[in-house]
RNA sequence: UAAGUAGGAUAAAUGGCCGCGGCUGGCAAUGCCGAAAGGUGUCAGACGAGGAAAGUCCGGGCUUCACAGGGCAGGGAUGCCGGAUAACGUCCGGUGGAGGCGACUCCAAGGAUAGUGCAACAGAAAUGAACCGCCGGUUUUUCAACCGGUAAGGGUGGAAGGGCAGUGUAAGAGACUACCGCCCUCCCGGUAACGGGAGGGGCAUAUGUAAACCCCAUCCGAAGCAAGACCGCAACGAAGCAUAUGGCGGCCCGUCAGCUUCAGGUAGGUCGCUGGAACCUGCCGGCAACGGCAGGUCUGGAUAGAUGGCCAUUCACGACAUAACCCGGCUUAUCGUCCUGCUUACUCU
Numbered sequence: 001u002a003a004g005u006a007g008g009a010u011a012a013a014u015g016g017c018c019g020c021g022g023c024u025g026g027c028a029a030u031g032c033c034g035a036a037a038g039g040u041g042u043c044a045g046a047c048g049a050g051g052a053a054a055g056u057c058c059g060g061g062c063u064u065c066a067c068a069g070g071g072c073a074g075g076g077a078u079g080c081c082g083g084a085u086a087a088c089g090u091c092c093g094g095u096g097g098a099g100g101c102g103a104c105u106c107c108a109a110g111g112a113u114a115g116u117g118c119a120a121c122a123g124a125a126a127u128g129a130a131c132c133g134c135c136g137g138u139u140u141u142u143c144a145a146c147c148g149g150u151a152a153g154g155g156u157g158g159a160a161g162g163g164c165a166g167u168g169u170a171a172g173a174g175a176c177u178a179c180c181g182c183c184c185u186c187c188c189g190g191u192a193a194c195g196g197g198a199g200g201g202g203c204a205u206a207u208g209u210a211a212a213c214c215c216c217a218u219c220c221g222a223a224g225c226a227a228g229a230c231c232g233c234a235a236c237g238a239a240g241c242a243u244a245u246g247g248c249g250g251c252c253c254g255u256c257a258g259c260u261u262c263a264g265g266u267a268g269g270u271c272g273c274u275g276g277a278a279c280c281u282g283c284c285g286g287c288a289a290c291g292g293c294a295g296g297u298c299u300g301g302a303u304a305g306a307u308g309g310c311c312a313u314u315c316a317c318g319a320c321a322u323a324a325c326c327c328g329g330c331u332u333a334u335c336g337u338c339c340u341g342c343u344u345a346c347u348c349u
Stems, first nucleotide, its partner, number of pairs: 001345010012314007020048002023045005031040003050320001054331002057329005062224004075220005080094005095109001096107004110215002115213002117209003131154002133150007162180002165177003181203001182201008228271004237262005245257004278297008315318001
């Protein structure tokens, strides 16, 4: 310098004017609206969306309901090991496998020797296989036909009954032997996944598929802030009305209304609501995720829903996208710019 790889930052900048939202302070009223609860003006000040606020896919907090305790069935999720965490299907560090020269990346990675199912086409045969070939025998003049043996070779296929070499044999074959693979046992290292080694088993565990049924292990109560709590015009309802309410009655009962009290909870209002597993800085522990300690910071909370518009200057001319209870993740979208570690190749000193 080029190509690559891993991670991070930023999300046009500056100024002015107008506007919106809640907050704090002042002023304005013994005002106005409302039955009440409560709301309402104006001025000033500082503040006011994101890295994903998104999808709503996981995990929690919180709330209401359900629930003695334990087990089985059914349903769902997860699935190498260790750690982190409030928790997780997330993250970190490892193991094994796959890809790359490499930095590095990817893996839903338990079980196909519990059972069942499925596998187009091709092929003789798709799980215990004889089409060609090879070998032996019989018949025959020969070609050839028939019977038997054979999985070494050929052909089909994604896959052909462990692989490969030798011994062996009529030809062959784990029939036998070495090595590799697989299974079992033991030893060593490691917390473990696993790695290394020794011995044994000829291997009837031996095609694949479990994001097919299924088996094994672990975990899981339901609904969600329109949750829910409180106040509370209304509706429905209960009680009372006494020489102490009114109408229908001469009177009583009854009924309709009225009043009072209770209950109720609609409209409406308040709370929930944002100070929190919070953020920043430093030190300490840890490879890391993360944890501990000290100091500092407070910075959206609406309810028809604020965070916008205009002007000026500059530039690389500006992407995806707008909180609605709150956090931790994942996934997806994204114009560009900048920074750092590392790898490979080339060049120069």
Predicted 3D model of a 349-nucleotide RNA (Bacterial RNase P class A) from a Lachnospiraceae bacterium.
Model confidence (mean pLDDT): 77 of 100.
The sequence is in RNAcentral, with records from ENA.